Bacterial RNase P class A from a Gammaproteobacteria bacterium, 416 nucleotides, folded computationally.
Its mean pLDDT, the model's own confidence on a scale to 100, is 77.
It matches the Rfam family "Bacterial RNase P class A". Rfam classes the family as a ribozyme.
Of the family's consensus pairs, 94% are formed in the model.
The source organism's lineage runs through Bacteria, Pseudomonadati, Pseudomonadota and Gammaproteobacteria.
The sequence is in RNAcentral, with records from ENA.

């Protein structure tokens, strides 16, 4: 010098003139007038949260309903504030956070996907185990005889070719192998007649066909039953190991939230701004609350009176009710007064506390209207003036706002 972050403060200044509201005082019977003094905000706003005050309700406890929700503290109280923890963002000062419980229970997850919860196997990986099929080897299958079929070697013929050879047709006479079959004998089984039966087994290799193993990789999804790496394996897998993650374990620190170290084993996924569970808090309405004074008119009550009265209780008597006037009483309405601004107040100093805040001392009074005041004009100066106006009061939060001042801290550049 630049960029940023946190906290506090100000909100056009000065002078003049004319006004407005409250209070005090003087003059005046009063209306009113004179003088003095005070007279919007940091948000007076939204009416979102908390409290005071007032009236109404209320034995106590529980249920329901609503609110709040990391921990500790502050406070009259709070959903506010302070300090701390954890998570996220930022190089940092610092900022942001519906941040209790998913191992109480119930439930939810569209689409896609093979499979969405004590899950699944689409592509894929494997060939360890069982079976099938194929190849190779070895061992075994009672003897004799007659023929048949097929294949190879072969023989005959033909076609093509320079040839080696290839193809087609035929033959089974010779050799070899295989396939069923017949007769006789032998062996075994069934009670006889008679019938039935007389060959496969083992080892090795291959295939990936059936059963099967796997979840590494691909693919779907917001999410796929820990992540990365090494080992391991038929292939794989917390199957083993290291680190990370995780934990109703142990110890240490801390009031606590929580943190660290050690240990354990890889189960126990997500959603509570779904129901729910847990802890704490909560009666309702509001100054048009409420209190006091109090007409006119109408209505109410008591007493007196007209009155030996009229009317009603089916005719009569008693009785009761009702009808006119007067005096007094009480409630309510209009109107007036109050609640109403001295208060969880403000300033300064000091003490305690990291802080929010609290204690003590001294000083101060700072709008209070009720159709509702705080304004207008002129001059002058500057940086040319934003958002906005009290209505019972206070503490917060949120939102709006031209700009300016002061202080703490951070990062970058330069100079020493």
């Nucleotide at each position: 010098g630049g960029a940023g972050u946190c906290g506090g403060c100000c909100a056009g200044g000065c002078a003049g003139u004319c006004g407005c509201g409250g209070c005090a005082u003087c003059g005046g019977c009063a209306a009113c007038g004179g003088u003095g003094u005070c007279g919007a905000g940091g948000a007076a706003a939204g009416u979102c949260c908390g409290g005071g005050c007032u009236c109404c309700a209320c034995a106590g406890g529980g249920c329901a309903c609503g609110g709040u929700g990391c921990c500790a503290g502050g406070u009259a109280a709070c959903g506010c504030c302070u300090g701390g923890g954890c998570g996220g963002c930022g190089c940092g000062a610092g900022c942001c956070g519906a941040c209790g419980g998913a191992a109480a229970g119930u439930g939810c997850a569209a689409c896609a996907g093979a499979g969405a919860g004590c899950a699944a196997a689409c592509c894929g990986c494997c060939g360890a185990a069982c079976g099938g099929c194929c190849c190779u080897g070895c061992c075994g299958c009672u003897g004799c005889g007659a023929g048949g079929g097929c294949a190879c070697u072969g023989c005959c013929g033909g076609a093509c070719g320079c040839a080696a050879g290839u193809c087609c047709g035929g033959c089974c006479a010779a050799g070899u192998g295989c396939c069923a079959c017949c007769g006789c004998a032998c062996c075994g089984c069934c009670g006889a007649a008679g019938g039935c039966g007389g060959a496969g087994g083992c080892a090795g290799g291959g295939u990936g066909c059936g059963u099967g193993g796997c979840a590494a990789g691909g693919g779907u999804g917001a999410a796929a039953c820990g992540g990365u790496g090494c080992g391991g394996u038929a292939a794989g897998a917390g199957c083993g190991c290291a680190c990370c993650g995780c934990g109703a374990g142990u110890c240490u620190g801390g009031c606590a939230a929580c943190a660290g170290a050690c240990c354990g084993g890889c189960a126990c996924g997500g959603c509570a701004a779904a129901c729910c569970c847990c802890a704490c808090c909560g009666g309702g309405a509001g100054c048009a609350a409420g209190a006091c004074c109090a007409a006119a008119u109408a209505g109410g009550g008591a007493c007196c009176u007209c009155a030996u009265g009229g009317c009603g209780c089916g005719g009569c008597c008693c009785g009761c009710g009702u009808c006119g006037g007067g005096u007094c009483c009480g409630g309510g309405u209009a109107g007036g007064u109050u609640g109403c601004u001295u208060g969880a107040g403000c300033g300064c100093a000091u003490c305690g506390g990291u802080g929010a805040c609290g204690g003590u001392g001294c000083g101060c009074c700072c709008a209070g209207a009720g159709g509702a005041a705080u304004g207008a004009c002129u001059g002058u100066c500057c940086a040319c003036g934003a958002c906005a106006g009290a209505a019972c009061c206070c503490g917060g939060c949120u939102u709006a706002u031209c700009g300016g001042c002061c202080g703490g801290c951070u990062c970058c550049g330069c100079a020493c």